[in-house]
RNA sequence: UGCCGGGUGGUGUAAUGGUAGCACCCGAGAUUCUGGCUCUCGAGAUCUAGGUUCGAGUCCUAGCCCGGCAG
Numbered sequence: 001u002g003c004c005g006g007g008u009g010g011u012g013u014a015a016u017g018g019u020a021g022c023a024c025c026c027g028a029g030a031u032u033c034u035g036g037c038u039c040u041c042g043a044g045a046u047c048u049a050g051g052u053u054c055g056a057g058u059c060c061u062a063g064c065c066c067g068g069c070a071g
Base pairs, nucleotide, nucleotide: 001070002069003068004067005066006065007064010024011023012022013021018054026042027041028040029039030038047063048062049061050060051059
């Protein structure tokens, strides 16, 4: 430099173009003599900029970052 794959809460991982879920973590509460376990509730995310579309995490273009392959 070219090609391929990937980028989603703090972490891991889902999501037919139609309300972004789940688990862990964190906060509050219940339970407990205290803590832990357990239960309930809550906060927290789509890499960036454009485009297509009534509607984009998803499709298109360019870029950034990570990994792999080739030279």
Molecule: transfer RNA
Organism: Candidatus Nealsonbacteria bacterium